Context: one part of a larger RNA
Molecule: large-subunit ribosomal RNA, domain IV
Organism: Pseudomonadota bacterium
RNA sequence: UCAUCGUUAAGGAACUCGGCAAAAAAGCGGCCGUAAGUUCGCGAUAAGGCCUCCCUAUUAGGUGUUAUGCGCAAGCGUGAUACCUGAUAGGGCGCAGCGAAAGUCUCCCUGGCGACUGUUUACCAAAAACACAGCUCCCUGCGAACUCGUAAGAGGAUGUAUAGGGGGUGACGCCUGACCGAUGCGAGAAGGUUAAGGCUCGGGGUGGCUGCUAUUUCGGUAGCCGCUCACGGGCUCAAGCCCUCGUCAAUGUCGGCCGUAACUAUAACGGUCCAAAGGUAGCGCAAUUCCUUUUCGGGUAAGUUCCGAAGCGCACGAAAGGCGUAACGACUGGGGAACUGUCUCAACGAUGAGCUCG
Numbered sequence: 001u002c003a004u005c006g007u008u009a010a011g012g013a014a015c016u017c018g019g020c021a022a023a024a025a026a027g028c029g030g031c032c033g034u035a036a037g038u039u040c041g042c043g044a045u046a047a048g049g050c051c052u053c054c055c056u057a058u059u060a061g062g063u064g065u066u067a068u069g070c071g072c073a074a075g076c077g078u079g080a081u082a083c084c085u086g087a088u089a090g091g092g093c094g095c096a097g098c099g100a101a102a103g104u105c106u107c108c109c110u111g112g113c114g115a116c117u118g119u120u121u122a123c124c125a126a127a128a129a130c131a132c133a134g135c136u137c138c139c140u141g142c143g144a145a146c147u148c149g150u151a152a153g154a155g156g157a158u159g160u161a162u163a164g165g166g167g168g169u170g171a172c173g174c175c176u177g178a179c180c181g182a183u184g185c186g187a188g189a190a191g192g193u194u195a196a197g198g199c200u201c202g203g204g205g206u207g208g209c210u211g212c213u214a215u216u217u218c219g220g221u222a223g224c225c226g227c228u229c230a231c232g233g234g235c236u237c238a239a240g241c242c243c244u245c246g247u248c249a250a251u252g253u254c255g256g257c258c259g260u261a262a263c264u265a266u267a268a269c270g271g272u273c274c275a276a277a278g279g280u281a282g283c284g285c286a287a288u289u290c291c292u293u294u295u296c297g298g299g300u301a302a303g304u305u306c307c308g309a310a311g312c313g314c315a316c317g318a319a320a321g322g323c324g325u326a327a328c329g330a331c332u333g334g335g336g337a338a339c340u341g342u343c344u345c346a347a348c349g350a351u352g353a354g355c356u357c358g
Stems, first nucleotide, its partner, number of pairs: 001353008010344002014342001019339001029051004037042001039171001053092011065080006093097001106337007113329002118130002134169007146155003172324004177254003182251002184247005191242003197236006203229011255273005282316001283313001294310005
């Protein structure tokens, strides 16, 4: 000096991001007592208070033994003693009576988030993340949809729409507004567009045959039979797209400027432009607020945090759910009680290591 322990005056969180760590009260049982809130189950062992050993006496109940009165008996009544359990009173001792050991373990007030019990990053994250019951949408009529497999086949399911698969939300309570213009999906089939293919017309190349023409020769021209072409046109031709409707608990979106009231301020009101429609209820400086330590109130001697309100919401908002919510949480914010070497501010002690020697 380090590690692990122990003790500490006065103070008692002044430490610190934060009471981290430690400490103490408490604890098991009995009796009393117990608030707000609440989904009436809880909250709750809420909180808080008292008791706990030994002796003596009294008394209550129980168990078994026994005596006795009545009775044929069953049984009914009275008493003694033993043991067990409790109550009351008086007394005794100690710092302390669940006297040890071990194990267990703070409490209260108030927010946020998540309903809950569960699950998770094996080895830095246990959570507000995932799941969940409930709600809702879509698909699926059974050789189901869907999944695995090239297939056979298998799962789904020895199930059959109160079933199965998929997406979202996430108990419960009150609710879930406007918009189908865009994207997606569903339905539609009149029209437009639309590929290969099929049919057909023409063109080019090439082989053969025939005719006409002309010639000294090379040729020219017409027809027929074939083969062939990365050539040109026409007709026909599906889905799709265009198009017409529907659909938002589908992906999503949910305005701007100017003016106006008899103080001022503000604007119920008016005008205008744009849009598919212009954010409803509720909440709101929020796990969201830049300005910002917003403003006001509370708490403190003093409060960028916290709680309650206000609202011109930079940039909340309704199943990427909105707002509440009892219970629950090794979650997270603020405050308090108790308690302490966390600290003011350090000191002493024990054991081990460090150092030296072997």